[in-house]
C1' cells in the first nucleotide's frame, strides 16, 4: 500500500426504510425500610471520531481524513 468490520452521556449497547437520538448499567434527588439491599418514582448527562457534499429534512446516503480491531501481503 490493499482488503473486511467499528467509532452514538461515565461504560456496554441498538438506532432495520432518511423524518423527536433511545435502552441496560451506573450517578443524583425522593419514596419504601429503624436501617441498609431489593424494589418504586422523577432528573442530569452525548447532537452521533473529524470536515465536505446531496436533501425540505442526515447518527443514517456520498467523498475526504483520522483512531481501534482483523484479514492478507
Nucleotide at each position: 500500500c490493499g482488503u473486511g468490520g467499528g467509532g452514538u452521556g461515565g461504560c456496554g449497547c441498538a438506532g432495520u426504510u432518511g423524518g423527536c437520538a433511545g435502552c441496560g448499567c451506573g450517578c443524583c434527588g425522593g419514596g419504601c425500610u429503624c436501617a441498609c439491599a431489593a424494589c418504586c418514582c422523577g432528573g442530569a448527562g452525548g447532537c452521533c471520531g473529524c470536515a465536505g457534499g446531496u436533501u425540505c429534512g442526515a447518527a443514517u446516503c456520498c467523498u475526504g481524513c483520522c483512531c481501534c480491531c482483523g484479514c492478507a501481503a
This is a predicted structure of a 73-nucleotide RNA (transfer RNA) from Eoetvoesiella caeni.
The prediction has a mean pLDDT of 80.
It matches the Rfam family "tRNA". Rfam's curators write: Transfer RNA (tRNA) molecules are approximately 80 nucleotides in length.